[in-house]
Molecule: transfer RNA
Organism: Candidatus Pacearchaeota archaeon
RNA sequence: GCGCGAGUAGUUUAGUGGUAGAAUUCCAGAUUGCCAAUCUGGUGGCCCGGGUUCGAGUCCCGGCUCGCGCA
Repeated sequence: GCGCGAGUAGUUUAGUGGUAGAAUUCCAGAUUGCCAAUCUGGUGGCCCGGGUUCGAGUCCCGGCUCGCGCA
RNA backbone atom coordinates (compact mmCIF):
# COMPACT_ATOMS: atom_id res chain seq x y z
P G A 1 -0.83 3.80 3.54
O5' G A 1 -0.88 2.82 2.29
C5' G A 1 -0.68 3.36 1.00
C4' G A 1 -0.68 2.24 0.00
C3' G A 1 -1.93 1.36 0.00
O3' G A 1 -2.98 1.92 -0.74
C1' G A 1 0.00 0.00 0.00
P C A 2 -4.48 1.70 -0.32
O5' C A 2 -4.78 0.20 -0.76
C5' C A 2 -4.75 -0.17 -2.13
C4' C A 2 -4.93 -1.68 -2.28
C3' C A 2 -6.10 -2.28 -1.53
O3' C A 2 -7.33 -2.12 -2.22
C1' C A 2 -4.18 -3.59 -1.12
P G A 3 -8.67 -2.01 -1.39
O5' G A 3 -8.93 -3.50 -0.91
C5' G A 3 -9.17 -4.52 -1.85
C4' G A 3 -9.22 -5.88 -1.18
C3' G A 3 -10.21 -6.02 -0.04
O3' G A 3 -11.54 -6.23 -0.47
C1' G A 3 -8.14 -6.95 0.59
P C A 4 -12.77 -5.73 0.44
O5' C A 4 -12.78 -6.77 1.63
C5' C A 4 -13.05 -8.13 1.39
C4' C A 4 -12.88 -8.95 2.66
C3' C A 4 -13.64 -8.48 3.88
O3' C A 4 -15.01 -8.87 3.86
C1' C A 4 -11.43 -8.95 4.51
P G A 5 -16.10 -7.94 4.58
O5' G A 5 -15.83 -8.18 6.14
C5' G A 5 -16.03 -9.46 6.72
C4' G A 5 -15.52 -9.51 8.13
C3' G A 5 -16.10 -8.49 9.11
O3' G A 5 -17.38 -8.85 9.57
C1' G A 5 -13.77 -8.61 9.38
P A A 6 -18.42 -7.68 10.01
O5' A A 6 -17.81 -7.13 11.37
C5' A A 6 -17.76 -7.95 12.52
C4' A A 6 -16.99 -7.29 13.64
C3' A A 6 -17.52 -5.94 14.11
O3' A A 6 -18.61 -6.06 15.01
C1' A A 6 -15.17 -5.84 13.84
P G A 7 -19.67 -4.88 15.08
O5' G A 7 -18.92 -3.73 15.89
C5' G A 7 -18.39 -4.00 17.18
C4' G A 7 -17.62 -2.80 17.70
C3' G A 7 -18.49 -1.57 18.00
O3' G A 7 -18.03 -0.90 19.17
C1' G A 7 -16.78 -1.02 16.45
P U A 8 -18.82 -1.11 20.52
O5' U A 8 -20.32 -0.74 20.13
C5' U A 8 -20.74 0.62 20.06
C4' U A 8 -22.18 0.75 20.46
C3' U A 8 -22.52 0.27 21.86
O3' U A 8 -22.20 1.22 22.85
C1' U A 8 -24.10 -0.61 20.34
P A A 9 -21.50 0.75 24.17
O5' A A 9 -22.59 1.05 25.31
C5' A A 9 -23.00 2.38 25.57
C4' A A 9 -23.40 2.55 27.01
C3' A A 9 -22.42 1.97 28.02
O3' A A 9 -22.29 2.85 29.13
C1' A A 9 -24.60 1.10 28.37
P G A 10 -21.05 3.86 29.09
O5' G A 10 -19.95 3.05 29.94
C5' G A 10 -18.66 3.59 30.16
C4' G A 10 -17.89 2.71 31.11
C3' G A 10 -17.74 1.27 30.60
O3' G A 10 -16.62 1.13 29.76
C1' G A 10 -18.57 1.25 32.80
P U A 11 -16.71 0.17 28.43
O5' U A 11 -16.80 -1.29 29.04
C5' U A 11 -15.71 -1.88 29.72
C4' U A 11 -16.06 -3.29 30.18
C3' U A 11 -16.58 -4.21 29.08
O3' U A 11 -15.53 -4.82 28.35
C1' U A 11 -18.01 -4.32 30.96
P U A 12 -15.80 -5.27 26.78
O5' U A 12 -16.81 -6.50 26.88
C5' U A 12 -16.37 -7.73 27.46
C4' U A 12 -17.51 -8.74 27.44
C3' U A 12 -18.22 -8.93 26.12
O3' U A 12 -17.51 -9.77 25.23
C1' U A 12 -19.81 -8.75 27.85
P U A 13 -17.75 -9.61 23.62
O5' U A 13 -19.31 -9.24 23.51
C5' U A 13 -20.08 -9.69 22.46
C4' U A 13 -21.51 -9.91 22.92
C3' U A 13 -22.59 -9.60 21.90
O3' U A 13 -22.78 -10.68 20.99
C1' U A 13 -23.18 -8.67 23.98
P A A 14 -23.30 -10.35 19.48
O5' A A 14 -24.86 -10.19 19.70
C5' A A 14 -25.64 -11.33 20.05
C4' A A 14 -27.11 -10.97 20.17
C3' A A 14 -27.79 -10.37 18.95
O3' A A 14 -28.06 -11.34 17.95
C1' A A 14 -28.52 -9.28 20.92
P G A 15 -27.98 -10.90 16.38
O5' G A 15 -29.04 -9.72 16.25
C5' G A 15 -30.44 -9.98 16.31
C4' G A 15 -31.21 -8.69 16.43
C3' G A 15 -31.10 -7.74 15.25
O3' G A 15 -32.02 -8.06 14.21
C1' G A 15 -30.79 -6.54 17.26
P U A 16 -31.57 -8.92 12.87
O5' U A 16 -31.33 -8.05 11.61
C5' U A 16 -31.88 -6.87 11.09
C4' U A 16 -32.11 -7.08 9.62
C3' U A 16 -33.57 -7.26 9.27
O3' U A 16 -34.11 -6.32 8.36
C1' U A 16 -32.24 -8.97 8.26
P G A 17 -33.73 -5.77 7.15
O5' G A 17 -34.17 -4.37 7.75
C5' G A 17 -33.37 -3.25 7.97
C4' G A 17 -34.19 -2.16 8.57
C3' G A 17 -35.69 -2.37 8.58
O3' G A 17 -36.26 -1.74 9.71
C1' G A 17 -35.18 -0.48 7.33
P G A 18 -36.98 -2.61 10.80
O5' G A 18 -37.94 -1.55 11.48
C5' G A 18 -37.40 -0.45 12.24
C4' G A 18 -38.48 0.44 12.81
C3' G A 18 -39.63 -0.30 13.49
O3' G A 18 -40.12 0.51 14.55
C1' G A 18 -40.47 0.85 11.61
P U A 19 -39.67 0.18 16.02
O5' U A 19 -40.48 1.27 16.86
C5' U A 19 -40.13 2.65 16.80
C4' U A 19 -39.89 3.15 18.19
C3' U A 19 -38.65 2.54 18.86
O3' U A 19 -38.03 3.53 19.69
C1' U A 19 -40.56 2.02 20.13
P A A 20 -36.46 3.89 19.36
O5' A A 20 -35.68 2.51 19.50
C5' A A 20 -35.65 1.94 20.71
C4' A A 20 -34.86 0.64 20.70
C3' A A 20 -34.61 0.25 22.16
O3' A A 20 -35.73 -0.49 22.61
C1' A A 20 -32.59 0.14 20.90
P G A 21 -36.06 -0.60 24.11
O5' G A 21 -35.43 -2.06 24.29
C5' G A 21 -35.27 -2.65 25.51
C4' G A 21 -34.88 -4.10 25.28
C3' G A 21 -34.03 -4.68 26.39
O3' G A 21 -34.82 -5.01 27.54
C1' G A 21 -33.11 -5.28 24.32
P A A 22 -34.16 -4.92 28.97
O5' A A 22 -33.20 -6.20 29.04
C5' A A 22 -33.74 -7.48 28.82
C4' A A 22 -32.65 -8.50 28.72
C3' A A 22 -31.67 -8.54 29.88
O3' A A 22 -32.19 -9.24 31.01
C1' A A 22 -30.48 -8.64 27.85
P A A 23 -31.78 -8.78 32.46
O5' A A 23 -30.31 -9.34 32.68
C5' A A 23 -30.05 -10.72 32.60
C4' A A 23 -28.56 -10.99 32.51
C3' A A 23 -27.71 -10.32 33.59
O3' A A 23 -27.72 -11.05 34.80
C1' A A 23 -26.73 -9.96 31.48
P U A 24 -27.79 -10.24 36.18
O5' U A 24 -26.39 -9.49 36.30
C5' U A 24 -25.19 -10.25 36.44
C4' U A 24 -23.97 -9.38 36.16
C3' U A 24 -23.82 -8.13 37.01
O3' U A 24 -23.30 -8.39 38.32
C1' U A 24 -23.46 -7.58 34.76
P U A 25 -23.65 -7.43 39.48
O5' U A 25 -22.96 -6.03 39.14
C5' U A 25 -21.54 -5.93 39.11
C4' U A 25 -21.12 -4.56 38.62
C3' U A 25 -21.60 -3.38 39.44
O3' U A 25 -20.81 -3.17 40.61
C1' U A 25 -21.87 -2.92 37.14
P C A 26 -21.51 -2.68 41.97
O5' C A 26 -22.07 -1.23 41.60
C5' C A 26 -21.19 -0.15 41.32
C4' C A 26 -21.96 1.08 40.89
C3' C A 26 -23.10 1.50 41.82
O3' C A 26 -22.64 2.24 42.94
C1' C A 26 -23.87 1.50 39.60
P C A 27 -23.38 2.06 44.36
O5' C A 27 -24.77 2.83 44.15
C5' C A 27 -24.79 4.22 43.92
C4' C A 27 -26.19 4.73 43.71
C3' C A 27 -27.22 4.27 44.74
O3' C A 27 -27.18 5.02 45.95
C1' C A 27 -28.10 4.00 42.59
P A A 28 -27.61 4.28 47.33
O5' A A 28 -29.19 4.16 47.20
C5' A A 28 -29.99 5.35 47.17
C4' A A 28 -31.46 4.99 46.93
C3' A A 28 -32.05 3.95 47.88
O3' A A 28 -32.41 4.48 49.14
C1' A A 28 -32.65 3.44 45.66
P G A 29 -32.37 3.47 50.43
O5' G A 29 -33.61 2.51 50.21
C5' G A 29 -34.93 3.02 50.24
C4' G A 29 -35.94 2.01 49.73
C3' G A 29 -36.03 0.72 50.53
O3' G A 29 -36.78 0.84 51.72
C1' G A 29 -35.98 0.23 48.21
P A A 30 -36.49 -0.15 52.94
O5' A A 30 -37.00 -1.57 52.41
C5' A A 30 -38.37 -1.79 52.17
C4' A A 30 -38.63 -3.20 51.67
C3' A A 30 -38.12 -4.31 52.56
O3' A A 30 -38.99 -4.58 53.64
C1' A A 30 -37.50 -4.76 50.32
P U A 31 -38.40 -4.95 55.09
O5' U A 31 -37.67 -6.35 54.90
C5' U A 31 -38.43 -7.50 54.52
C4' U A 31 -37.51 -8.66 54.15
C3' U A 31 -36.46 -9.00 55.18
O3' U A 31 -36.99 -9.80 56.24
C1' U A 31 -35.47 -8.90 53.06
P U A 32 -36.65 -9.45 57.75
O5' U A 32 -35.11 -9.80 57.92
C5' U A 32 -34.66 -11.14 57.80
C4' U A 32 -33.15 -11.22 57.88
C3' U A 32 -32.52 -10.52 59.08
O3' U A 32 -32.58 -11.34 60.25
C1' U A 32 -31.33 -9.95 57.10
P G A 33 -32.99 -10.68 61.63
O5' G A 33 -31.96 -9.49 61.83
C5' G A 33 -32.20 -8.44 62.81
C4' G A 33 -30.89 -7.93 63.35
C3' G A 33 -29.86 -7.61 62.30
O3' G A 33 -30.04 -6.29 61.80
C1' G A 33 -28.88 -8.92 64.00
P C A 34 -29.89 -6.09 60.20
O5' C A 34 -28.32 -6.13 59.95
C5' C A 34 -27.48 -5.08 60.43
C4' C A 34 -26.02 -5.38 60.14
C3' C A 34 -25.70 -5.75 58.69
O3' C A 34 -25.59 -4.62 57.86
C1' C A 34 -24.66 -7.30 60.13
P C A 35 -26.06 -4.71 56.31
O5' C A 35 -24.97 -5.67 55.65
C5' C A 35 -23.65 -5.21 55.44
C4' C A 35 -22.73 -6.33 55.02
C3' C A 35 -23.06 -7.02 53.72
O3' C A 35 -22.66 -6.29 52.58
C1' C A 35 -22.53 -8.63 55.36
P A A 36 -23.55 -6.40 51.24
O5' A A 36 -23.36 -7.93 50.79
C5' A A 36 -22.12 -8.37 50.24
C4' A A 36 -22.11 -9.88 50.11
C3' A A 36 -23.13 -10.47 49.16
O3' A A 36 -22.70 -10.43 47.80
C1' A A 36 -23.19 -11.65 51.18
P A A 37 -23.76 -10.10 46.62
O5' A A 37 -24.77 -11.34 46.65
C5' A A 37 -24.33 -12.65 46.30
C4' A A 37 -25.38 -13.67 46.65
C3' A A 37 -26.76 -13.44 46.03
O3' A A 37 -26.85 -13.94 44.71
C1' A A 37 -26.99 -13.84 48.34
P U A 38 -27.73 -13.13 43.60
O5' U A 38 -29.22 -13.24 44.13
C5' U A 38 -29.85 -14.50 44.26
C4' U A 38 -31.19 -14.36 44.96
C3' U A 38 -32.13 -13.34 44.35
O3' U A 38 -32.84 -13.87 43.24
C1' U A 38 -32.05 -13.02 46.68
P C A 39 -33.21 -12.89 41.97
O5' C A 39 -34.42 -12.01 42.53
C5' C A 39 -35.60 -12.65 42.96
C4' C A 39 -36.55 -11.66 43.59
C3' C A 39 -36.80 -10.37 42.83
O3' C A 39 -37.75 -10.53 41.78
C1' C A 39 -36.35 -9.86 45.06
P U A 40 -37.65 -9.68 40.45
O5' U A 40 -38.12 -8.24 40.93
C5' U A 40 -39.44 -8.03 41.40
C4' U A 40 -39.64 -6.62 41.85
C3' U A 40 -39.19 -5.52 40.88
O3' U A 40 -40.10 -5.30 39.83
C1' U A 40 -38.45 -5.00 43.05
P G A 41 -39.55 -4.82 38.39
O5' G A 41 -39.13 -3.30 38.65
C5' G A 41 -40.13 -2.33 38.94
C4' G A 41 -39.52 -1.06 39.45
C3' G A 41 -38.56 -0.33 38.53
O3' G A 41 -39.22 0.42 37.51
C1' G A 41 -37.63 -0.41 40.68
P G A 42 -38.47 0.67 36.09
O5' G A 42 -37.32 1.71 36.48
C5' G A 42 -37.65 3.00 36.97
C4' G A 42 -36.42 3.73 37.46
C3' G A 42 -35.34 4.01 36.43
O3' G A 42 -35.65 5.14 35.63
C1' G A 42 -34.35 3.19 38.39
P U A 43 -34.98 5.25 34.13
O5' U A 43 -33.46 5.64 34.41
C5' U A 43 -33.16 6.85 35.08
C4' U A 43 -31.67 6.99 35.29
C3' U A 43 -30.83 6.87 34.03
O3' U A 43 -30.78 8.10 33.33
C1' U A 43 -29.88 5.58 35.78
P G A 44 -30.90 8.09 31.70
O5' G A 44 -29.54 7.45 31.18
C5' G A 44 -28.29 8.06 31.51
C4' G A 44 -27.17 7.09 31.31
C3' G A 44 -27.12 6.44 29.95
O3' G A 44 -26.49 7.27 28.99
C1' G A 44 -26.88 4.80 31.61
P G A 45 -27.21 7.57 27.56
O5' G A 45 -26.54 6.49 26.57
C5' G A 45 -25.13 6.47 26.40
C4' G A 45 -24.73 5.34 25.48
C3' G A 45 -25.24 5.46 24.03
O3' G A 45 -24.40 6.30 23.26
C1' G A 45 -25.55 3.26 24.86
P C A 46 -25.02 7.15 22.00
O5' C A 46 -25.40 6.00 20.96
C5' C A 46 -24.69 5.87 19.71
C4' C A 46 -24.33 4.41 19.48
C3' C A 46 -23.80 4.13 18.09
O3' C A 46 -22.81 3.09 18.20
C1' C A 46 -25.69 2.81 18.50
P C A 47 -21.76 2.78 17.05
O5' C A 47 -20.65 3.92 17.15
C5' C A 47 -20.00 4.14 18.40
C4' C A 47 -18.83 5.07 18.21
C3' C A 47 -19.05 6.23 17.26
O3' C A 47 -19.70 7.32 17.88
C1' C A 47 -17.03 5.14 16.71
P C A 48 -20.71 8.24 17.04
O5' C A 48 -19.74 9.08 16.10
C5' C A 48 -18.80 10.00 16.66
C4' C A 48 -18.02 10.71 15.56
C3' C A 48 -18.85 11.29 14.44
O3' C A 48 -19.43 12.54 14.79
C1' C A 48 -17.06 10.08 13.52
P G A 49 -20.84 12.98 14.08
O5' G A 49 -20.44 13.30 12.58
C5' G A 49 -19.48 14.30 12.28
C4' G A 49 -19.23 14.39 10.81
C3' G A 49 -20.47 14.38 9.93
O3' G A 49 -21.12 15.65 9.89
C1' G A 49 -18.86 12.93 9.02
P G A 50 -22.57 15.75 9.24
O5' G A 50 -22.27 15.63 7.70
C5' G A 50 -23.29 15.37 6.79
C4' G A 50 -22.73 14.89 5.47
C3' G A 50 -23.76 14.23 4.57
O3' G A 50 -24.50 15.19 3.85
C1' G A 50 -21.90 12.82 4.72
P G A 51 -26.13 15.06 3.82
O5' G A 51 -26.37 13.86 2.80
C5' G A 51 -25.79 13.90 1.51
C4' G A 51 -25.82 12.56 0.83
C3' G A 51 -27.20 11.92 0.71
O3' G A 51 -27.97 12.48 -0.36
C1' G A 51 -25.64 10.29 1.42
P U A 52 -29.55 12.52 -0.27
O5' U A 52 -30.01 11.00 -0.42
C5' U A 52 -29.74 10.27 -1.61
C4' U A 52 -30.21 8.84 -1.49
C3' U A 52 -31.63 8.66 -1.01
O3' U A 52 -32.58 8.81 -2.06
C1' U A 52 -30.19 7.19 0.18
P U A 53 -33.87 9.73 -1.89
O5' U A 53 -34.73 8.92 -0.82
C5' U A 53 -35.18 7.60 -1.13
C4' U A 53 -35.74 6.93 0.09
C3' U A 53 -36.75 7.72 0.89
O3' U A 53 -38.05 7.68 0.32
C1' U A 53 -35.18 6.73 2.35
P C A 54 -38.90 9.04 0.22
O5' C A 54 -39.31 9.34 1.71
C5' C A 54 -39.88 10.59 2.08
C4' C A 54 -40.43 10.53 3.50
C3' C A 54 -39.47 9.96 4.52
O3' C A 54 -38.57 10.95 5.01
C1' C A 54 -41.54 8.89 4.75
P G A 55 -36.99 10.56 5.13
O5' G A 55 -37.03 9.47 6.30
C5' G A 55 -37.37 9.86 7.62
C4' G A 55 -37.56 8.65 8.51
C3' G A 55 -36.34 7.75 8.65
O3' G A 55 -35.42 8.26 9.62
C1' G A 55 -38.26 6.44 8.26
P A A 56 -33.82 8.15 9.27
O5' A A 56 -33.49 6.60 9.35
C5' A A 56 -33.71 5.85 10.54
C4' A A 56 -32.58 4.91 10.81
C3' A A 56 -31.24 5.59 11.08
O3' A A 56 -30.47 4.80 11.98
C1' A A 56 -31.07 4.21 9.19
P G A 57 -30.52 5.07 13.53
O5' G A 57 -29.54 4.00 14.17
C5' G A 57 -28.12 4.22 14.19
C4' G A 57 -27.39 2.91 14.27
C3' G A 57 -27.42 2.09 12.99
O3' G A 57 -26.40 2.48 12.08
C1' G A 57 -27.96 0.73 14.85
P U A 58 -26.71 2.51 10.46
O5' U A 58 -27.17 1.02 10.11
C5' U A 58 -26.25 -0.06 10.26
C4' U A 58 -26.95 -1.38 9.98
C3' U A 58 -27.42 -1.55 8.54
O3' U A 58 -27.18 -2.87 8.09
C1' U A 58 -29.24 -1.77 10.04
P C A 59 -25.94 -3.13 7.04
O5' C A 59 -26.42 -2.34 5.72
C5' C A 59 -27.26 -2.98 4.76
C4' C A 59 -27.48 -2.06 3.57
C3' C A 59 -26.28 -1.22 3.13
O3' C A 59 -25.39 -1.97 2.33
C1' C A 59 -28.20 0.15 3.24
P C A 60 -23.79 -1.64 2.31
O5' C A 60 -23.70 -0.28 1.50
C5' C A 60 -24.02 -0.24 0.12
C4' C A 60 -23.81 1.16 -0.42
C3' C A 60 -22.48 1.80 -0.10
O3' C A 60 -21.45 1.38 -0.97
C1' C A 60 -24.22 3.33 0.35
P C A 61 -19.92 1.31 -0.46
O5' C A 61 -19.48 2.82 -0.38
C5' C A 61 -19.39 3.61 -1.54
C4' C A 61 -19.01 5.03 -1.22
C3' C A 61 -17.81 5.20 -0.32
O3' C A 61 -16.57 5.06 -0.98
C1' C A 61 -19.55 6.63 0.40
P G A 62 -15.31 4.48 -0.21
O5' G A 62 -14.89 5.69 0.74
C5' G A 62 -14.38 6.89 0.18
C4' G A 62 -14.25 7.98 1.22
C3' G A 62 -13.42 7.65 2.44
O3' G A 62 -12.02 7.74 2.21
C1' G A 62 -15.43 8.66 3.13
P G A 63 -11.03 6.81 3.04
O5' G A 63 -11.09 7.42 4.51
C5' G A 63 -10.63 8.73 4.74
C4' G A 63 -10.95 9.19 6.15
C3' G A 63 -10.36 8.37 7.27
O3' G A 63 -8.99 8.70 7.51
C1' G A 63 -12.61 8.81 7.77
P C A 64 -7.95 7.57 8.02
O5' C A 64 -8.40 7.38 9.56
C5' C A 64 -8.30 8.46 10.47
C4' C A 64 -8.88 8.09 11.82
C3' C A 64 -8.34 6.79 12.41
O3' C A 64 -7.09 6.98 13.06
C1' C A 64 -10.69 6.83 12.60
P U A 65 -6.03 5.75 13.02
O5' U A 65 -6.64 4.72 14.07
C5' U A 65 -6.78 5.09 15.44
C4' U A 65 -7.53 4.03 16.22
C3' U A 65 -7.02 2.60 16.05
O3' U A 65 -5.89 2.33 16.85
C1' U A 65 -9.37 2.63 15.84
P C A 66 -4.84 1.23 16.33
O5' C A 66 -5.60 -0.15 16.56
C5' C A 66 -5.96 -0.57 17.87
C4' C A 66 -6.82 -1.82 17.83
C3' C A 66 -6.29 -2.99 17.03
O3' C A 66 -5.29 -3.73 17.73
C1' C A 66 -8.56 -2.66 16.50
P G A 67 -4.18 -4.53 16.86
O5' G A 67 -4.98 -5.76 16.22
C5' G A 67 -5.55 -6.75 17.07
C4' G A 67 -6.37 -7.72 16.28
C3' G A 67 -5.67 -8.41 15.10
O3' G A 67 -4.83 -9.47 15.52
C1' G A 67 -7.80 -7.68 14.43
P C A 68 -3.54 -9.85 14.60
O5' C A 68 -4.19 -10.54 13.30
C5' C A 68 -4.89 -11.75 13.42
C4' C A 68 -5.51 -12.14 12.09
C3' C A 68 -4.56 -12.21 10.90
O3' C A 68 -3.76 -13.39 10.87
C1' C A 68 -6.52 -11.07 10.28
P G A 69 -2.32 -13.35 10.14
O5' G A 69 -2.65 -13.23 8.60
C5' G A 69 -3.30 -14.30 7.93
C4' G A 69 -3.73 -13.87 6.53
C3' G A 69 -2.62 -13.44 5.59
O3' G A 69 -1.91 -14.53 5.04
C1' G A 69 -4.41 -11.92 5.43
P C A 70 -0.39 -14.37 4.55
O5' C A 70 -0.49 -13.45 3.25
C5' C A 70 -1.13 -13.92 2.08
C4' C A 70 -1.13 -12.86 1.00
C3' C A 70 0.21 -12.25 0.67
O3' C A 70 0.99 -13.06 -0.19
C1' C A 70 -1.39 -10.54 0.90
P A A 71 2.56 -13.08 -0.06
O5' A A 71 3.03 -11.66 -0.59
C5' A A 71 2.81 -11.27 -1.94
C4' A A 71 3.05 -9.80 -2.13
C3' A A 71 4.43 -9.30 -1.71
O3' A A 71 5.41 -9.55 -2.70
C1' A A 71 2.75 -7.85 -0.85